[in-house]
Molecule: SAM riboswitch aptamer (S box leader)
Organism: Bacteroidales bacterium
RNA sequence: GAAUUAUACAGAGGAGUGAAGAGAUCAGGCUCAGUGAAACUCCGGCAACCUGCCUUUUGGAAAGGUGCCAAUACCUGCCAUCUCCAGCAAAAUGGAGAGGGAAUUAUAAUUU
Numbered sequence: 001g002a003a004u005u006a007u008a009c010a011g012a013g014g015a016g017u018g019a020a021g022a023g024a025u026c027a028g029g030c031u032c033a034g035u036g037a038a039a040c041u042c043c044g045g046c047a048a049c050c051u052g053c054c055u056u057u058u059g060g061a062a063a064g065g066u067g068c069c070a071a072u073a074c075c076u077g078c079c080a081u082c083u084c085c086a087g088c089a090a091a092a093u094g095g096a097g098a099g100g101g102a103a104u105u106a107u108a109a110u111u112u
Stems, first nucleotide, its partner, number of pairs: 001112008013043005021032003026077004044069003049065003053060002073104001078101002081098006
């Protein structure tokens, strides 16, 4: 790097270095940022996927391996459904919204 499976509206931040961007990518929106972004380091914390531990229940704890610590994966984008509004003879069409599916992404575990 690739494949498969699971999860993604819960939860958890201070300091130092740093110096202008950041929120995966592209577009649009929105938000965060010199009252100091990203990145790195230290300390702290959250969670419980894997191992181990305790218990036998689908449970506890948090030692080890990861992960994570603004906003749902920040929101929308593709597909179909529904609702409302505009439109109209009826529609086409346009706008707004709701819940669902897919794709993509991230993380873990297994395989390669």